RNA sequence: GGGCUGGUAGCUCAACUGGCAGAGCACCCCUUUCGCACGGGGGAGACUCCGAGUUCGAAUCUCGGCCGGUCCA
Numbered sequence: 001g002g003g004c005u006g007g008u009a010g011c012u013c014a015a016c017u018g019g020c021a022g023a024g025c026a027c028c029c030c031u032u033u034c035g036c037a038c039g040g041g042g043g044a045g046a047c048u049c050c051g052a053g054u055u056c057g058a059a060u061c062u063c064g065g066c067c068g069g070u071c072c073a
Stems, first nucleotide, its partner, number of pairs: 001072007010025004019056001027043005049065005
């Protein structure tokens, strides 16, 4: 330098053919217990890596950039 692949919540990951951004763990509150843990109920938390374009509508499609992984040179 080139090919492929990935970037979404504090962490690990979903999100179909473009149509309300979700789950688990962690965190907070309640419940349960003599108390803690486990269990049960509830809550907060991401403008989806950045910019532009297409579209009524973009995490998703197109273009450019940044960063990681992998392969080739």
Molecule: transfer RNA
Organism: Gemmatimonadota bacterium